Small-subunit ribosomal RNA, 5' domain from uncultured Bacteroides sp., 500 nucleotides, folded computationally. It matches the Rfam family "Bacterial small subunit ribosomal RNA". The prediction has a mean pLDDT of 88. The RNAcentral record of the full RNA draws on ENA, Greengenes and SILVA.

[in-house]
Context: one part of a larger RNA
RNA sequence: GACGAACGCUGGCGGCGUGCCUAACACAUGCAAGUCGAGCGGUUCAAGCAGCAAUGUUUGGAUAGCGGCGGACGGGUGAGUAACGCGUGGGCAACCUGCCUUGUACAGGGGGAUAACACAGGGAAACUUGUGCUAAUACCGCAUAACAUCCUUGGAUGGCAUCAUCCGGGGAUCAAAGGAGCAAUCCGGUAUAAGAUGGGCCCGCGUCCGAUUAGCUAGUUGGUGGUGUAACGGACCACCAAGGCGACGAUCGGUAGCCGAACUGAGAGGUUGAUCGGCCACAUUGGGACUGAGACACGGCCCAGACUCCUACGGGAGGCAGCAGUGGGGAAUAUUGCACAAUGGAGGAAACUCUGAUGCAGCAACGCCGCGUGAAGGAUGAAGGUCUUCGGAUUGUAAACUUCUUUAGCCAGGGACGAAUAAUGACGGUACCUGGAAAAUAAGCCACGGCUAACUACGUGCCAGCAGCCGCGGUAAUACGUAGGUGGCAAGCGUUGUCC
Numbered sequence: 001g002a003c004g005a006a007c008g009c010u011g012g013c014g015g016c017g018u019g020c021c022u023a024a025c026a027c028a029u030g031c032a033a034g035u036c037g038a039g040c041g042g043u044u045c046a047a048g049c050a051g052c053a054a055u056g057u058u059u060g061g062a063u064a065g066c067g068g069c070g071g072a073c074g075g076g077u078g079a080g081u082a083a084c085g086c087g088u089g090g091g092c093a094a095c096c097u098g099c100c101u102u103g104u105a106c107a108g109g110g111g112g113a114u115a116a117c118a119c120a121g122g123g124a125a126a127c128u129u130g131u132g133c134u135a136a137u138a139c140c141g142c143a144u145a146a147c148a149u150c151c152u153u154g155g156a157u158g159g160c161a162u163c164a165u166c167c168g169g170g171g172a173u174c175a176a177a178g179g180a181g182c183a184a185u186c187c188g189g190u191a192u193a194a195g196a197u198g199g200g201c202c203c204g205c206g207u208c209c210g211a212u213u214a215g216c217u218a219g220u221u222g223g224u225g226g227u228g229u230a231a232c233g234g235a236c237c238a239c240c241a242a243g244g245c246g247a248c249g250a251u252c253g254g255u256a257g258c259c260g261a262a263c264u265g266a267g268a269g270g271u272u273g274a275u276c277g278g279c280c281a282c283a284u285u286g287g288g289a290c291u292g293a294g295a296c297a298c299g300g301c302c303c304a305g306a307c308u309c310c311u312a313c314g315g316g317a318g319g320c321a322g323c324a325g326u327g328g329g330g331a332a333u334a335u336u337g338c339a340c341a342a343u344g345g346a347g348g349a350a351a352c353u354c355u356g357a358u359g360c361a362g363c364a365a366c367g368c369c370g371c372g373u374g375a376a377g378g379a380u381g382a383a384g385g386u387c388u389u390c391g392g393a394u395u396g397u398a399a400a401c402u403u404c405u406u407u408a409g410c411c412a413g414g415g416a417c418g419a420a421u422a423a424u425g426a427c428g429g430u431a432c433c434u435g436g437a438a439a440a441u442a443a444g445c446c447a448c449g450g451c452u453a454a455c456u457a458c459g460u461g462c463c464a465g466c467a468g469c470c471g472c473g474g475u476a477a478u479a480c481g482u483a484g485g486u487g488g489c490a491a492g493c494g495u496u497g498u499c500c
Base pairs, nucleotide, nucleotide: 001499002498003497005496006495007494008493009492012371013370014369015368016367017366018364019363020329025327026326027325029324030323031322034069035068036067039066040065042063043062044061045060046059047058048057049056050055076282077281078280085207086206087205088204089203090202091201092200095199096198100195101194102193103192104191105190106189108142110140111139117132118131119130120129121128122127148173149172150171151170152169153168154167155166156165157164158163178187179186180185208254209253210252215245216244217243220242221241222240223239224238225237226236227235257279258278259277260276261272262271263270264269284305285304286303287302288301307318308317309316310315335361337360338359339358343357344355345354346353347352374404375403376402377401384395385394386393387392408441410436411435412434413433414432418427444489445488446487447486448485449470450469451468455484456483457482458481459480465472466471
């Protein structure tokens, strides 16, 4: 000097930040991911019209189910990880990419189901079984089809081993969906080429401590052929060979998320990795796959373990390292707040819906910055206090007193920007502006032997105590305690801890 700090004493205001560093301990409650009726069949409500009524029809609303897109983003945490995890620079002739953009071509004609629903059951519940009915942008054949994929074949060019690119011939395989609208048209669908974006994999270099860890290794190292993958690869498998790593530190043990950056320092360096940004890993513990463009998936599924809860004992339910909040741990860290107005995200043609992301507010001197607690005059140097050589000195222009001002606070009136306005503001009647009253409501903390700015008195008597180091205290202690005075900093001041 710095701090995500804590503790003691004290505490007026504002702006901007920051706030479980410990138990990746356990969690009551609420919310945090939905949306689309312009994909579909239903159900239902309201209004109008027709009707004696049953009912039909039109318009509008709601929606359990099927279906689509999104739940792989956003948000949290740092347990694990010493690793191509991260950083940096490259490579992929070894790869994928929903939505978006650009281009080309196409969308013909059929089929069988199933939820919802109805009926009948089972179960305490969670839930579930059977029979029957029905729709689709759900599902499945057929047709058509290449600049797609595969097989085969002729030629040219290039490169970096495998090879790549281009021009041809033949064969085989594979598509599609509709909706809104009077219509124009719009939104979609299928195939493919390219782009953009996002990812996957590989490599060079760098990346903590210990040798009181010296040898380690059997899919181990390589080859051939396969499997698998979007893709390369012992990634996996069969067979074959016997290799591979290591004192330039293998292996083992300990510790740790990495970086941009932050702190410090003249720099070199040292230390750290809170907030913000990038990457990685994890989601009660361990394992697994499914779906999907993308996951081996925090608020999805299955299995096993621990724990908690319900139970009719047969069986079930759950996962805050999301936002609040609770218990516990701890020296220690906040509200079960408001709003989608803005920014951004998901869905939707849109209106809009959802959004504890986010924007705000609340709490905390936790930090930084700014402001205030008054200003000018005022000597009888008042009173009081303290000291005293009893003369006085000091507190001290300090106070009183006079004049003035009104920042913050208080009262009253007005009142935003942020909104891109036709509309829409949580914050917020906030900021700010105007007027008004009154010095009125606002100062402490630490130190005073030397280092180190600042001294006397009394008490105590190696006691009580102080102390960062040197050291003070045993009867005149500037070092302990109190008082007066002084010095320093100031809404803070000291102490402790940690780093430089």